This is a predicted structure of a 73-nucleotide RNA (transfer RNA) from Candidatus Melainabacteria bacterium RIFCSPLOWO2_02_FULL_35_15.
The coordinates come from a structure-prediction model, not an experiment, and the mean pLDDT is 82.
The same sequence occurs in records of 2 taxa.
NCBI's taxonomy places the organism under Bacteria, Bacillati, Candidatus Melainabacteria.
The RNAcentral record of the sequence draws on ENA.
Rfam family: tRNA. By type it is a transfer RNA.
RNA sequence: GCCGCCAUAGCUCAGUUGGUAGAGCAAGUGUUUCGUAAACACUAGGUCGUGAGUUCAAGUCUCGCUGGCGGCU
Numbered sequence: 001g002c003c004g005c006c007a008u009a010g011c012u013c014a015g016u017u018g019g020u021a022g023a024g025c026a027a028g029u030g031u032u033u034c035g036u037a038a039a040c041a042c043u044a045g046g047u048c049g050u051g052a053g054u055u056c057a058a059g060u061c062u063c064g065c066u067g068g069c070g071g072c073u
Base pairs, nucleotide, nucleotide: 001072002071003070004069005068006067007066010025011024012023013022019056027043028042029041030040031039049065050064051063052062053061
């Protein structure tokens, strides 16, 4: 230099044909216990890396940029 893949909650990751963003773990509250842990129930937590484009509508499609990983030379 060229090619490919990835970026979504604190962490690990889903998200189907473009149509109201989810799970597990972690956190908080409650029940239970003499107390803790465990278990069970509930709650909170997101400008979906960033900028633009297409569209009535974009996490999803297109382009640029940034960061990470891999391959080729």